The part of an RNA shown here (large-subunit ribosomal RNA, domain VI) has 254 nucleotides and comes from a metagenome. It matches the Rfam family "Bacterial large subunit ribosomal RNA". The prediction has a mean pLDDT of 86. The RNAcentral record of the full RNA draws on SILVA.

Context: one part of a larger RNA
RNA sequence: CGUUAGAAUAUUGAGAGGAGCCUUCUUUAGUACGAGAGGACCGAGAAGGACAUACCUCUGGUGUACCAGUUAUCGUGCCAACGGUAAACGCUGGGUAGCUAUGUAUGGAGAGGAUAACCGCUGAAAGCAUCUAAGUGGGAAGCCCACCUCAAGAUGAGUAUUCUCGUGUAAGGUCACGGGAAGACGACCCGUAAAUAGGCACGAGGUGGAAGUGCAGAGAUGUAUGAAGCCGAAGUGUACUAAUAGACCGUCGG
Numbered sequence: 001c002g003u004u005a006g007a008a009u010a011u012u013g014a015g016a017g018g019a020g021c022c023u024u025c026u027u028u029a030g031u032a033c034g035a036g037a038g039g040a041c042c043g044a045g046a047a048g049g050a051c052a053u054a055c056c057u058c059u060g061g062u063g064u065a066c067c068a069g070u071u072a073u074c075g076u077g078c079c080a081a082c083g084g085u086a087a088a089c090g091c092u093g094g095g096u097a098g099c100u101a102u103g104u105a106u107g108g109a110g111a112g113g114a115u116a117a118c119c120g121c122u123g124a125a126a127g128c129a130u131c132u133a134a135g136u137g138g139g140a141a142g143c144c145c146a147c148c149u150c151a152a153g154a155u156g157a158g159u160a161u162u163c164u165c166g167u168g169u170a171a172g173g174u175c176a177c178g179g180g181a182a183g184a185c186g187a188c189c190c191g192u193a194a195a196u197a198g199g200c201a202c203g204a205g206g207u208g209g210a211a212g213u214g215c216a217g218a219g220a221u222g223u224a225u226g227a228a229g230c231c232g233a234a235g236u237g238u239a240c241u242a243a244u245a246g247a248c249c250g251u252c253g254g
Stems, first nucleotide, its partner, number of pairs: 001153001005164007015150004021049007033038001051107005059101004066094005071086006110145001112144002118138004165253001172249004177191004196242003199238004205231003212225005
């Protein structure tokens, strides 16, 4: 921009894409078959491999300042306690959320349809024969459907419901504002009729026993107070702060 007024919500599905895999074992059954050696079809059940999708409960990884330890040096007058720097974490041990795989879950179903090669039934031309000429049955990881995803620019532009209007336009939308399991930016989604973010409270979880003081010890240090102190993202609650104030677009068309 179009879809013949403008919107909001919900849809149909023309069409397109994806998936479709494989192995082993048990049983049927040491049966059918075979002199024996050997050894099935069909059917039933189980375990896996690779691949794909989703997720983070578990197992782990990461987690650039969440916790602790520690070296050198500088600073806060000193002790103690802290802070800065050490290549963009000084080093080391852990680690919430998030993200993740090697972790977890699920998937490839179909007694559907039409067929290929092929196998048939009936059957003439051609008194026989013949699966074919008329008619008709079976038959594949392949085709169509079924399964998953997208999908009306499907210009063949579909359908349903609802809303709106003559002007600071309406319905509605955009910006702005607070945000997001959405995101490079646009976009998408939510938001005062509110828990959207921050704060605060509780507290999951992480770290692992704070400082100060007392006690023991000559001291290093240990120990009690006390699973202490501290804590980013997760959870629950709470309007305390901020989502304010507003601006603009959109005009009776068929």